RNAcentral holds the sequence, with entries from ENA.
A computed fold for a 72-nucleotide RNA from a Chloroflexota bacterium, annotated as transfer RNA.
The prediction has a mean pLDDT of 83.
It matches the Rfam family "tRNA". From the family's description: Transfer RNA (tRNA) molecules are approximately 80 nucleotides in length. Gene Ontology term of the family: triplet codon-amino acid adaptor activity. Rfam classes the family as a transfer RNA.
NCBI's taxonomy places the organism under Bacteria, Bacillati, Chloroflexota.

[in-house]
RNA sequence: GGGCCAGUAGCUCAACGGUAGAGCGCCACCCUUGCAAGGUGGAGGCUAGGGGUUCGAAUCCCCUCUGGUCCA
Numbered sequence: 001g002g003g004c005c006a007g008u009a010g011c012u013c014a015a016c017g018g019u020a021g022a023g024c025g026c027c028a029c030c031c032u033u034g035c036a037a038g039g040u041g042g043a044g045g046c047u048a049g050g051g052g053u054u055c056g057a058a059u060c061c062c063c064u065c066u067g068g069u070c071c072a
Stems, first nucleotide, its partner, number of pairs: 001071007010024004018055001026042005048064005
């Protein structure tokens, strides 16, 4: 320098172009003499950044950035 993959909640990951979710974690309550486990509810996202296409983009297209991997 070039090819490919990935970037979404604190972490690990989902999500036909049509309301962004789960598990774990966190907070409150229930349960317990108390703790853990269990149950119920809640908070937490400018979907890496910018632009384009579209009635509508996490999703499609372009550029940039970061990480991984391969080639030279």